[in-house]
RNA sequence: AUCUUCGGGGUGGGGUGAGAUUCCCGACCGGCAGUAUAGUCUGCGAGCGUUUGAGAGAAGGCGGCGUGCCUUUUCGAGCAUGAUACGGUGUGAUUCCGUAACCGACGGUAAAGUCCGGAUGAGAGAAGAU
Numbered sequence: 001a002u003c004u005u006c007g008g009g010g011u012g013g014g015g016u017g018a019g020a021u022u023c024c025c026g027a028c029c030g031g032c033a034g035u036a037u038a039g040u041c042u043g044c045g046a047g048c049g050u051u052u053g054a055g056a057g058a059a060g061g062c063g064g065c066g067u068g069c070c071u072u073u074u075c076g077a078g079c080a081u082g083a084u085a086c087g088g089u090g091u092g093a094u095u096c097c098g099u100a101a102c103c104g105a106c107g108g109u110a111a112a113g114u115c116c117g118g119a120u121g122a123g124a125g126a127a128g129a130u
Base pairs, nucleotide, nucleotide: 001130002129003128004127005126006125013025014024015023027114028113029104030103031044032043033042034041039102040101047079048078055075056074057073058072059071060070061069062068084100085099086098087097088096106117107116108115
């Protein structure tokens, strides 16, 4: 460098209700790389966008006054995206042990980390062959 293969888990039980695996009680799950072994540290992936313009600034207007909406204009290749403390051991751990917490894209639907869908997709990356 080329090719091949692999590459995400989880609502059992109960309550309310016409209807909820979505609400309430409770249960369960944890991608990849780094580092003293990590869902919560650092970074990456998954989503949206790259002229069908995401996102940001400025001016004007509307307004139910919600930094919401509209128009013009300038810039524009990025934008968005969650969560941990205390104690112990140790040279060293927010990673191990103990205890108590917390978090989880978008669309659908009785409000969803776990159901259905985009997805027989994509993918950080891992292994192997030449």

FMN riboswitch aptamer (RFN element) from a bovine gut metagenome, 130 nucleotides, folded computationally. The sequence is in RNAcentral, with records from MGnify. Its Rfam family is "FMN riboswitch aptamer (RFN element)". Rfam describes the family as follows. The RFN element is a highly conserved domain that is found frequently in the 5'-untranslated regions of prokaryotic mRNAs that encode for flavin mononucleotide (FMN) biosynthesis and transport proteins. Its mean pLDDT, the model's own confidence on a scale to 100, is 82.